[in-house]
Molecule: Glycine riboswitch aptamer
RNA sequence: UAGCACUCCGGAGAAGCUCGCCUUGCGCGAGUGCCGAAGGGGCAAGCGACCCUAAACGGUCGUAAUCUCUCAGGCAAAAGGACAGAGAAUUG
Numbered sequence: 001u002a003g004c005a006c007u008c009c010g011g012a013g014a015a016g017c018u019c020g021c022c023u024u025g026c027g028c029g030a031g032u033g034c035c036g037a038a039g040g041g042g043c044a045a046g047c048g049a050c051c052c053u054a055a056a057c058g059g060u061c062g063u064a065a066u067c068u069c070u071c072a073g074g075c076a077a078a079a080g081g082a083c084a085g086a087g088a089a090u091u092g
Stems, first nucleotide, its partner, number of pairs: 006087003010083001015032001017031005022025001033075003039071001040069003046063006
C1' cells in the first nucleotide's frame, strides 16, 4: 500500500398463484408455474503445467464470470441480496 472484518448508502429478476388444515398466523403442509445477484455445482476460445515429437499435430491436468445449472435460495412490502460507493478504525 492492498485485501478481510466493522458502520453508512445505492442495489435487479420472478405467482401477494392453486388446494388443504386450524392455532387465523406476514402460520403449516401439498401442488403447479417462474427467477438468478447469498451459498453451491458445471466449462476454456484463451492461459499455465506436464506427456509425446526433430518441430508440429495430438493427449492429460489445472484455471473465470454478472456465462450456465437451479441443489440451495427467492417470486407485494420488510428482510436478504452479487456488485458498487463512502466513512471510521489501525487488529492481523